Context: one part of a larger RNA
RNA sequence: ACGAACGCUGGCGGCGUGGAUAAGACAUGCAAGUCGAGCGCUCAUCCGAUUGCAGCAAUGUAGUCGGAUGGGAGCGGCGAACGGGUGCGUAACACGUGAGUAACCUGCCUUCAAGUGGGGGACAACUCCGGGAAACCGGAGCUAAUACCGCAUGCGGAUUCUGGAGGGAAUCCUUCAGGGUCCAAAGCCGAGGACCGAAAGGCUUGGCGCUUGAAGAUGGGCUCGCGGCCUAUCAGCUAGUUGGUGAGGUAACGGCUCACCAAGGCUAAGACGGGUAGCUGGUCUGAGAGGACGACCAGCCACACUGGAACUGAGACACGGUCCAGACACCUACGGGUGGCAGCAGUCGAGAAUUUUUCACAAUGGGCGAAAGUCUGAUGGAGCGACGCCGCGUGGGGGAUGAAGGGCUUCGGCCUGUAAACCCCUGUCAUGCGCGAACAAACCUUUCGACCUAAUACGUCGAGAGUUGAUUGUAGUGCAAGAGGAAGGGACGGCUAACUCUGUGCCAGCAGCCGCGGUAAUACAGAGGUCCCAAGCGUUGUUC
Numbered sequence: 001a002c003g004a005a006c007g008c009u010g011g012c013g014g015c016g017u018g019g020a021u022a023a024g025a026c027a028u029g030c031a032a033g034u035c036g037a038g039c040g041c042u043c044a045u046c047c048g049a050u051u052g053c054a055g056c057a058a059u060g061u062a063g064u065c066g067g068a069u070g071g072g073a074g075c076g077g078c079g080a081a082c083g084g085g086u087g088c089g090u091a092a093c094a095c096g097u098g099a100g101u102a103a104c105c106u107g108c109c110u111u112c113a114a115g116u117g118g119g120g121g122a123c124a125a126c127u128c129c130g131g132g133a134a135a136c137c138g139g140a141g142c143u144a145a146u147a148c149c150g151c152a153u154g155c156g157g158a159u160u161c162u163g164g165a166g167g168g169a170a171u172c173c174u175u176c177a178g179g180g181u182c183c184a185a186a187g188c189c190g191a192g193g194a195c196c197g198a199a200a201g202g203c204u205u206g207g208c209g210c211u212u213g214a215a216g217a218u219g220g221g222c223u224c225g226c227g228g229c230c231u232a233u234c235a236g237c238u239a240g241u242u243g244g245u246g247a248g249g250u251a252a253c254g255g256c257u258c259a260c261c262a263a264g265g266c267u268a269a270g271a272c273g274g275g276u277a278g279c280u281g282g283u284c285u286g287a288g289a290g291g292a293c294g295a296c297c298a299g300c301c302a303c304a305c306u307g308g309a310a311c312u313g314a315g316a317c318a319c320g321g322u323c324c325a326g327a328c329a330c331c332u333a334c335g336g337g338u339g340g341c342a343g344c345a346g347u348c349g350a351g352a353a354u355u356u357u358u359c360a361c362a363a364u365g366g367g368c369g370a371a372a373g374u375c376u377g378a379u380g381g382a383g384c385g386a387c388g389c390c391g392c393g394u395g396g397g398g399g400a401u402g403a404a405g406g407g408c409u410u411c412g413g414c415c416u417g418u419a420a421a422c423c424c425c426u427g428u429c430a431u432g433c434g435c436g437a438a439c440a441a442a443c444c445u446u447u448c449g450a451c452c453u454a455a456u457a458c459g460u461c462g463a464g465a466g467u468u469g470a471u472u473g474u475a476g477u478g479c480a481a482g483a484g485g486a487a488g489g490g491a492c493g494g495c496u497a498a499c500u501c502u503g504u505g506c507c508a509g510c511a512g513c514c515g516c517g518g519u520a521a522u523a524c525a526g527a528g529g530u531c532c533c534a535a536g537c538g539u540u541g542u543u544c
Base pairs, nucleotide, nucleotide: 001542002541004540005539006538007537008536011392012391013390014389015388016387017385018384024348025347026346028345029344030343033078034077035076038075039074041072042071043070044069045068046067047066048065049064050063051062052061053060054059085303086302087301095227096226097225098224099223100222101221104220105219109216110215111214112213113212114211115210116209117151119149120148126141127140128139129138130137131136156183157182158181159180160179161178162177163176164175165174166173167172187208188207189206190205191204192203195202196201229275230274231273236266237265238264241263242262243261244260245259246258247257248256278300279299280298281297282293283292284291285290305326306325307324308323309322328339329338330337331336356382358381359380360379364378365376366375367374368373395425396424397423398422405416406415407414408413429485431480432479433478434477435476444466445465446464447463448462449461450460451459488533489532490531491530492529493514494513495512499528500527501526502525503524509516510515
C1' cells in the first nucleotide's frame, strides 16, 4: 500500500468502491426499437351526411359513405455492427509510439454541381382449403407503396483508344482535348393571389426526401521502423516453405489462393519448441535509479455455450441474427421441436470472500420520427456492506472531606484521581414538530417584432408568457427537549512506548526474531495499573 478476508467491537455523514475463485450451470422479469408526414388491411369509440324499419313527433334501431382519435398484425425505411459485459484465447504489427497508403473503403452529416420523365409485373397482410400435439408449414385467389423490374435522358461518372502539358525515387500521379461502349432516380407533407378546370387538380411556391458526381469531415482496412515476459535441462526450424511468371480473388497490396519455374528463407543480436500473459495511459513503493502490478476510470484488442461457415448490409463473419455439427438442459401426442445472463437485478454451485429480482427517463447521451413523442438495466438516483479515504460526535467549565470501591504496601501510606458525586453551562450529531431549495434550459404552444415572399402561408432569427424534477419534502434551515442515545481493540522481557500482585510449576501455555515456563515468571493465565491507536483495533495474505 490493498477490489482484501478473518477475530473482537461498532454512533453519524460525504465521496468512492464491491464475483479477484467456476469464460461453471442458470428459474423469472426487463436490457432495441421506432416511423401512419412511405403503403394496403382490420377492430373499437366519437362526429357528420344519407338510406331502411318502428313511431304523429322527439327519438330508437340496423346499414352505407366520409372524417377524427386509439389499438392490432403485415409490406417498406432507418436502427439493430453503437451503447453494455468479460479477459477465454493471444508472445502477435495484438498493443504503444513514429511513419506510409502513388495499394484502399466510408451509411448518417456539411459544402458545391446537375437531375427527379414515362411505364410494367408481383409478393405479404386478407379470404378459402389442407397438414401438425406444438413449433410452424403447404396450396389456390385478391391488393398497395419511397418494395421490385424494363425504357428514356446523361451535367456527370466508369472503362478503353489517341494526342499534349506538368510532377515524382517509382510500378506511376495530376491535368487538358477528341473518339467508342456502359450507368440514375420516388415520392411525401404544407401554403397560395391572379389564370385554366364542374371538381380533384393543373399552375406558383416552401420543406423533407430520392438519383448521379466532386470535395470535406468522421470512422475504419492494410504495410513498415523501434519498444515491452521467463526458459538453451528447447539448437537447429521451414514445402505454400522463400522468390519469380501468369491467372483468380479482394474496397485494397500481397502465396491471400491456384498452375508452372527456381531453391531458397529464418537462426547464438536466440530461430524453432515449452511455460506464462490481454496491451497501454497508468497504479503502488522508493530520495532516486529501479522493482512489482495493470481493480475502478480512459484508449486499443479479443471473445459471446464449444467448433465451423456464410448471408444481409456503408459497416458483422454479427452477445440478446441465420445455418451445420457437438455437449448440456427443457417441452412432447414419441413423429418432432426449443434454449444460450462474460447485459441489469436475481438463483444454485465452488470459495476465506464480493450487493437490490429498487426508482426515473427530470438531467446528459444514443436510436427512430418533420414534430409531438417513443424506446433506452446507457445514464442519473436510491438501497445493502466500517470495504477504503475524509469529516464530526460520544460533552464543556468548576469541583479535595483527595469520598466509597478496587489494587499495591515497608502498614506510615501510595495509585486509580478532578476521575466520580455535586454545582454552572452548551446543543454539534441523532430524535420530534414546522418551513423548504438548486440541478430547468430547451423542445413545444402562444403573443409581438425583424428577415424572406405575390402573400397577413410556410420557414429563419430575436423578445415576452406558459409547460416539464426520479432523486425529494431530500439538502438546507427554524423551534423544542434533555448530558440525555453514542468506545472499543491491541500491547506492556529486548527490538518497542508502557509494571506490579496472585495462580501455575519445562505442566498448562506463549512466540515475528532472540527466546520465556523445572516454586519468588515485568515473557504463560487472571487482576489492578500503564502505553498506543480509535469507530475502529488486531491477525493473516501479497507487493515495494

Description
A computed fold for a 544-nucleotide part of an RNA from an uncultured bacterium, annotated as small-subunit ribosomal RNA, 5' domain. It matches the Rfam family "Bacterial small subunit ribosomal RNA". Gene Ontology terms of the family: structural constituent of ribosome and ribosome. Its Rfam clan is "SSU clan". Model confidence (mean pLDDT): 85 of 100.